The prediction has a mean pLDDT of 84. The RNA shown here (small-subunit ribosomal RNA) has 1391 nucleotides and comes from an uncultured bacterium. The RNAcentral record of the sequence draws on ENA. Rfam family: Bacterial small subunit ribosomal RNA.
[in-house]
RNA sequence: AGAGUUUGAUCCUGGCUCAGGAUGAACGCUAGCUACAGGCCUAACACAUGCAAGUCGAGGGGCAGCAUGGCGGUCGCUUGCGACCGCCGAUGGCGACCGGCGAAUGGGUGAGUAACGCGUAUCCAACCUGCCCCGCGCCCGGGGAUAGCCCUUGGAAAUGAGGAUUAAGACCCGAUACGUGGCGCCGCCGCAUGGCGGCUCCAUGAAACAGACGCGGGAUGGGGAUGCGUUGGAUUAGCCAGCUGGCAGGGCAGCGGCCUACCGGGGCGACGAUCCAUAGGGGUUCUGAGAGGAAGGUCCCCCACACUGGCACUGAGACACGGGCCAGACUCCUACGGGAGGCAGCAGUGAGGAAUAUUGGUCAAUGGGCGAGAGCCUGAACCAGCCAAGUAGCGUGCAGGAUGACGGCCCUACGGGUUGUAAACUGCUUUUGCGGGAGAAUAACCGGCGCCACGCGUGGCGCCCUGCAUGUAUCCCGCGAAUAAGGACCGGCUAAUUCCGUGCCAGCAGCCGCGGUAAUACGGAAGGUCCGGGCGUUAUCCGGAUUUAUUGGGUUUAAAGGGAGCGCAGGCGGAGGAUCAAGCCAGCCGUGAAAUGGCGGCGCUCAACGCCGUCCGGCGGUUGGAACUGGUCCCCUUGAUUGCGGGAGAGGAAGGCGGAACUUGUGGUGUAGCGGUGAAAUGCGUAGAUAUCAAGAGGAACACCAAAGGCGAAGGCAGCUUACUGGCCGACAUCUGACGCUCAGGCUCGAAGGUAUGGGUAGCAAAAGGGAUUAGAUACCCCUGUAGUCCAUACUGUAAACGAUGCAGACUAAGUCUUGUGGCAUUCGACCGCCUCAGGACCUAAGCGAACGCGAUAAGUCUGCCGCCUGAGGACUACGGUCGCAAGACUAAAACUCAAAGGAAUUGACGGGGGCCCGCACAAGCGGUGGAGCAUGUGGCUUAAUUCGAUGCAACGCGAAGAACCUUACCUAGACUUGACAUUGACUUGAAAUACUGAUGAAAGUUAGUAUGUCUUCGGACAAGUUAACAGGUGCUGCAUGGCUGUCGUCAGCUCGUGUCGUGAGAUGUUCGGUUAAGUCCGGCAACGAGCGCAACCCUCGCUUCUAGUUACCAUCAUUUAGUUGGGGACUCUAGAGGGACUACCCCUUUUGGGGAGGAAGGUGGGGAUGACGUCAAGUCAGUAUGGCCCUUACGUCUAGGGCUGCACACGUGCUACAAUGCAUUAUACAAAGGGAUGCAAUAUCGUGAGAUGGAGCCAAUCCUUAAAAUAGUGCCCAGUUCAGAUUGUAGUCUGCAAUUCGACUACAUGAAGUCGGAAUCGCUAGUAAUGGCGCAUCAGCUAUGGCGCCGUGAAUACGUUCCCGGGCCUUGCACACACCGCCCGUCAAG
Repeated sequence: AGAGUUUGAUCCUGGCUCAGGAUGAACGCUAGCUACAGGCCUAACACAUGCAAGUCGAGGGGCAGCAUGGCGGUCGCUUGCGACCGCCGAUGGCGACCGGCGAAUGGGUGAGUAACGCGUAUCCAACCUGCCCCGCGCCCGGGGAUAGCCCUUGGAAAUGAGGAUUAAGACCCGAUACGUGGCGCCGCCGCAUGGCGGCUCCAUGAAACAGACGCGGGAUGGGGAUGCGUUGGAUUAGCCAGCUGGCAGGGCAGCGGCCUACCGGGGCGACGAUCCAUAGGGGUUCUGAGAGGAAGGUCCCCCACACUGGCACUGAGACACGGGCCAGACUCCUACGGGAGGCAGCAGUGAGGAAUAUUGGUCAAUGGGCGAGAGCCUGAACCAGCCAAGUAGCGUGCAGGAUGACGGCCCUACGGGUUGUAAACUGCUUUUGCGGGAGAAUAACCGGCGCCACGCGUGGCGCCCUGCAUGUAUCCCGCGAAUAAGGACCGGCUAAUUCCGUGCCAGCAGCCGCGGUAAUACGGAAGGUCCGGGCGUUAUCCGGAUUUAUUGGGUUUAAAGGGAGCGCAGGCGGAGGAUCAAGCCAGCCGUGAAAUGGCGGCGCUCAACGCCGUCCGGCGGUUGGAACUGGUCCCCUUGAUUGCGGGAGAGGAAGGCGGAACUUGUGGUGUAGCGGUGAAAUGCGUAGAUAUCAAGAGGAACACCAAAGGCGAAGGCAGCUUACUGGCCGACAUCUGACGCUCAGGCUCGAAGGUAUGGGUAGCAAAAGGGAUUAGAUACCCCUGUAGUCCAUACUGUAAACGAUGCAGACUAAGUCUUGUGGCAUUCGACCGCCUCAGGACCUAAGCGAACGCGAUAAGUCUGCCGCCUGAGGACUACGGUCGCAAGACUAAAACUCAAAGGAAUUGACGGGGGCCCGCACAAGCGGUGGAGCAUGUGGCUUAAUUCGAUGCAACGCGAAGAACCUUACCUAGACUUGACAUUGACUUGAAAUACUGAUGAAAGUUAGUAUGUCUUCGGACAAGUUAACAGGUGCUGCAUGGCUGUCGUCAGCUCGUGUCGUGAGAUGUUCGGUUAAGUCCGGCAACGAGCGCAACCCUCGCUUCUAGUUACCAUCAUUUAGUUGGGGACUCUAGAGGGACUACCCCUUUUGGGGAGGAAGGUGGGGAUGACGUCAAGUCAGUAUGGCCCUUACGUCUAGGGCUGCACACGUGCUACAAUGCAUUAUACAAAGGGAUGCAAUAUCGUGAGAUGGAGCCAAUCCUUAAAAUAGUGCCCAGUUCAGAUUGUAGUCUGCAAUUCGACUACAUGAAGUCGGAAUCGCUAGUAAUGGCGCAUCAGCUAUGGCGCCGUGAAUACGUUCCCGGGCCUUGCACACACCGCCCGUCAAG
């Protein structure tokens, strides 16, 4: 000293929370010792029991009990002693009694009290004071009673009643008096009332000699008065009747309405009276840097109280805790008549409560009461007991000790690491503990004895006596590491991490938040961190919180400027001079109790603790000072005001007038519609509307001028004109002389709407009616239409009453425009130009601000005053009050809930926002799909199983480039268990294996048997069996993963470095102007460069050159059925290397770009490969890999059969068609690219055909592999057909162990739906669509109409970018950020 938490991120505002300290604490776990201090915070609740105030015989009468003595008697009996009984107060003493002193202190508690109660300061000339001290004086003479005791008597008791008798330092009378009171007189003094002293007279007052009394004084203690300070509430604003003052009296220690009578009518209050709530106050305590805030337990001072309320008595003192009386509640006793009691004293009990101790010891010390004293009493006090409840100190060992032991736990590179020098073990020490021994201080008095001194009852000295705690503290000896460690935490804040378990469960949590199968956050363990005889939790206070801001905050937009003005109180106030000294400053004095606290010392072994010294911001007094503030006086003019003469203006209020428009009544013209809307309808109109003309009526509002314009305090103000009236501005410098500014309450004004009464009502128009829209439409749109809008008079008093910015003043750079005066300059004049004052606007410097922005009209720098704010919601609310006719307005909470709510700005995403641009995106076209039949995939259903995955685009002829068995993962059934497969160890065997024969079986398998039968360097190798590790899993998790892939998208984007800007997130660059297919390029620019993408480099097609020339080619020459052969190397072609195209050239153009020429090809020439940063927790654990979990005679492995092909249905993708641009048939041309040895297979023969037989050739530019559409004929003649071919029957072919479930093909026969397809929807921009065939992979065969390729024939259309979809860039809004499939509001239902 700060930190966490609002957001995707940022800055700010702002609340919540945490880290610190503290406590009379409580609870949980744990606990060795000592010292010191502490211990009912709750029920001022009720209390059993004991104790807490007595003492004096040197005041008294006495003698109940005790002791001594005497006397008498009896007994034991020794002349004397002992015991018992009785008598004697004679002695010590003493219960009860009279009397004195004390009991008013000490001790407890905090209920009441907001008060002179407390604190502080001052005052009493307005007072008292027992015991104590000092001084002066006096102590004379008498008297009558009454307790006790005795007698009688009431009552259960408590406690009385009567009679008799008696004493005193009890009581009474007289005398005396330096007192007191009064009348009068005199002197002195003071601070207002006044005080002190003296004299005469009158009245009155004493007595107990170890003492009492009177007077004066002191000390101590008390009483009273006053200033200042002392909690919250105004949703408490008025309160008071002895209330305020006077006079007289009473009362008191004394002053006083303290009380009474009379008289007057005052007193208090916004500087908060009264009322309500709460509370003992202070010294001090805790916290804080301080200022402050909170508290008042223990100790000290003061106050108040003593079961509750009231009252007095006694006394120096009380209205009295352990006294009295009365009343009340409660408890107890009772003979029912009546009585007793008061722990907030010390212990203790019950109750309450989270919670607070012993019915202890002693008067030894300190202190108190009484006493002459010894002494007695003392739950005050001193000690002890209990309690970790606090503070401080000590200990639980110290040193060495590595094979870094065992064990645990996790990690590991498998070597080890960690727990950990920790343990064991060795040596040492002995605080504490146990045992034994020694052993204090606290003690000084007093008293006794002895001695001494003198003033003779006091003092001094010596000795003796007196210790509860206590045989305690302390010291010494012995024993022996021996007797002694836990608690919380480990996600961030906040020091400290791993494993297992659990699976939004159980639970944690101070805030943020963890937990839904890999939890450092739950529970356990191991390890670690912090503190330690304690550690945590809870509660409370301060701090952090500058989050109530005096120090030290704000108010345009975050909470917050009153709607505006006037203005009393209040606050603040221009220049000069004089004076006073209230504020202010300085010196000195008093006080500020002690304790506490700070500083310096000292004492307990240290410390805590204790002791000594010193300091202490306040208040009061006194002496000075005079700058500033203030008071008083004088003066000034610049603030303010006045005057004179000008000026502008929708300023106000009243009256008069005007034209346009509108509606309406009348009349004319005129005819079928008008009106209204996105489109309509309601409505009006043939009874004549709308339209148009004429002359009327009425009400309301004032076009153009008109503007960032003007005026006003704000609200607000607009036709013209008249008189009335407020304010403002310039000029002049005329008057007054600070007369000023602000303003709580108060008063006034105050849009629209609303209210009341009376008018008025053209247009408009809440409500209402109708028509539309819509799922509905109590709305938006349309047709009507009433209050109202207008006038007068009252009321309401609110608005986003906004510049969201209170008023006034001063100061602080420029520039531009504008309104109204004035001035200068200039002109013939009007402008233009310059200056100044008062306004209205823009832009910017400094500065300010969280930023946006403000910026002389401040949100800058200052001054004065006022209003207002303090997290969000609840709540511009409730209650109460005030106002109002009402509606309502003003004032204005709390419970409860949340951890946010909010401001500004940033980046994205989004918008039925804008701008620009692109894409077969639309449009323009061509052909399809959706209807039919079939094929295929999917859903669904079914099933023993119909294995699994893929599910908008981006799943659905997808994984699958081949499900009859196999595949195969599914189902049924049957088998195996180290296993179908891999590696290793141990043991046993010598084979293994091959061939064959049986049994059983569906096969796998199980089982029986025969034959042959190892190598070796003797170590072993190899194989089998048994056993142990392990194998195996298409089981789960693609949301634990790698890798790969899809998609946006071949869209043009995505970023970085440095610099710069911004507090920052970020921005800039990448935006802008052009351009491009393109962030492609150019220009400009606080940017300059760079990277991944684009493009290019790669493959292929198109032209060409060279090289090469077989299996390809054939122009020329020969030859032939045939490039067949010879030959050729020209051409085609093949396949290698090159060339070619680069906006290179010309024109326009700044560049880009446009046009042109040449060229096979022209502006990326066509196609392909190539996929940025990223998005979708997209897809895949079943291709493979892989973490974790799960199965282990099974979820593994083998086998047979079945299933994946199942069929009411729905969808996707295709094929074939519906025909004449066709079909059938005959004839006859022209390809490319591929494939081929378990292969492709020719010629030939057979078969209608699938195919068979057979096999030349070919490991292939050599051999094999028919191109079809097209073209040319012929038939069909628009029909369910010579279209279409499903379905079915029969007979076959081929593959294969095997075609039944479940193959393909052939022939013949059969001949279904279908006549161009609803809503909707798909592809394609040129060698493309459409159409025709050919090939290949997989493959025994095939479900291929699929997929991947190849060539043939070969179009149409694009005006264009408004719209649909997707995308890119810029900009704008945003309360979204899981980002519009967002966020969020209301109603209803359930809880």